[in-house]
RNA sequence: GCAGGCCGGGUGGCCGCGGACCGCUCCGGCGGUCCGAGGAAAGUCCGGACACCGCAGGGCAGGACGCUGGGGAAACCCCAGGCGGCGAAAGCCGACGGAAAGUGGAACAGAAAGGAGACCGCCGAGGCGGCGCAUCUCCGGAGGCGCCGCCGGCAAGGGUGAAACGGUGGGGUAAGAGCCCACCAGCGCCGUGGCGACACGGCGGCUAGCCAAACCCCGUCCGGUGCAAGGCGAACAGGCUCCGUCACCAGGUGGCCCGCCGAGGAGCCGGGUGCGCCGCUCGAGCCCCCGGGAAACCGGGAGCCUAGAUGGAUGGUCACCCUCGACAGGAUCCGGCUUACAGGCCUGCU
Numbered sequence: 001g002c003a004g005g006c007c008g009g010g011u012g013g014c015c016g017c018g019g020a021c022c023g024c025u026c027c028g029g030c031g032g033u034c035c036g037a038g039g040a041a042a043g044u045c046c047g048g049a050c051a052c053c054g055c056a057g058g059g060c061a062g063g064a065c066g067c068u069g070g071g072g073a074a075a076c077c078c079c080a081g082g083c084g085g086c087g088a089a090a091g092c093c094g095a096c097g098g099a100a101a102g103u104g105g106a107a108c109a110g111a112a113a114g115g116a117g118a119c120c121g122c123c124g125a126g127g128c129g130g131c132g133c134a135u136c137u138c139c140g141g142a143g144g145c146g147c148c149g150c151c152g153g154c155a156a157g158g159g160u161g162a163a164a165c166g167g168u169g170g171g172g173u174a175a176g177a178g179c180c181c182a183c184c185a186g187c188g189c190c191g192u193g194g195c196g197a198c199a200c201g202g203c204g205g206c207u208a209g210c211c212a213a214a215c216c217c218c219g220u221c222c223g224g225u226g227c228a229a230g231g232c233g234a235a236c237a238g239g240c241u242c243c244g245u246c247a248c249c250a251g252g253u254g255g256c257c258c259g260c261c262g263a264g265g266a267g268c269c270g271g272g273u274g275c276g277c278c279g280c281u282c283g284a285g286c287c288c289c290c291g292g293g294a295a296a297c298c299g300g301g302a303g304c305c306u307a308g309a310u311g312g313a314u315g316g317u318c319a320c321c322c323u324c325g326a327c328a329g330g331a332u333c334c335g336g337c338u339u340a341c342a343g344g345c346c347u348g349c350u
Base pairs, nucleotide, nucleotide: 001349002348003347004346005345006344007343009321010320011319012318013317014316015315017036018035019034020033021032022031023030024029038327042338043337045336046335047334048333049332050226051225052224053223057258058257059256060255062222063221064220065219066218067081068080069079070078071077082096083094084093085092086091097217098216102215103214104211105210119158120157121154122153123152126151127150128149129148130147131146132145133144135142136141166184167183168182169181170180171179185207187204188203189202190201191200192199193198230278231277232276233275238269239268240267241266242265243264251261252260253259285304286303288301289300290299291298292297322325
C1' cells in the first nucleotide's frame, strides 16, 4: 500500500420508560420474573413478500435492464470468468448489445467536422500564352531546351482542433496517394482450444472516423396502489338533485383501445366519530455441526426465540477502570445497493 472479516466503551448500585407472562386488587392500579435498536435501524434508490382493486388476457404507448457462465424468490443483487482502462505490484474501475439500417449532433479554432476540403505548401507530366537560348530551313516557318504566368495535378509536410478519411518503413512518381509491398491495427472467412464471452493461428479483400446515460434498432422483463394496504367494532344513520338497472348500460380496471367485471353510482346540504382492536412480527429467521461446490450458494441434522411502540419506550445519576468512546436510532416485513462513521483488533497478499 491492497483485499477480506470483526468490534465500536466496560462493570456494579439506585431511580425511571415500553412489552410479555404470573400473582394480588377497593378495577384506579400495585408487585415479581424475563425481554427491549443498528452495522448502517438512514437515503427510500432497486427487487420482493403481504394486502386490496375486476385474478390482471391481447395490442399500442411508456419504463427498466443489456459481455459470458453460475447462484438467487427477484433485483440498478452476488460469485467466477472474458474484454477494455488504471497501477510497479497486490489489486481497483467499467449501463460492457448494435454506428457498412435510418435521423441527428460535434462549442471554439480551422480551408474543411463525413463519402468533406485546399490556407501555407509540393509539382510543372498535360493544355494555353509570353520571354530567352541554340539548331534546321525551300526563308513562309518547324520542332528542341530552359524560365515565368494561368488552367490544372496532389494531399506527403506545416498549421487548427478533443477528433482531419488507417499507422510505421520502403518502392513508386512531375509531385503524390493502399498506387504497390512488408509489418502492425481494424474488418470478413476458415481452423484449433474453451459450455460460453473470447483467445491463438492461417487466408482474403484493401479501410468502413466519434457519440446510442441522442433519437432509434434488436433482445429480455414490467397491471395499479401501498400497512394512512386492508379487516372488525364503537358512534351517526336524515333530505334533495342527477345517471343507471339484463345490456349496444351508469360506473369501474388511474395512459389509451379491445377484452373483462358490473347493480348500484355521483353531487350538495345535514348528522356522527375523529376512538378501540386486529393486521404486528416465527421469518426467503438466527446459530452450530456435517456433506456438495472453485465461489456465490445449496442440502441434511441439532439447538434458539430475538423490540412491537401509536405523541410513539431503551434514559438519567453515582462509583471505579480503560485506549475517554464516531455515525446514528425501529414504525408491516425481508433481500440488496448507496451514503455517514472517532478509534481499535484479526487474517491474507504486494
RNAcentral holds the sequence, with entries from MGnify. The RNA shown here (Bacterial RNase P class A) has 350 nucleotides and comes from a soil metagenome. The model forms 96% of the base pairs in the Rfam consensus.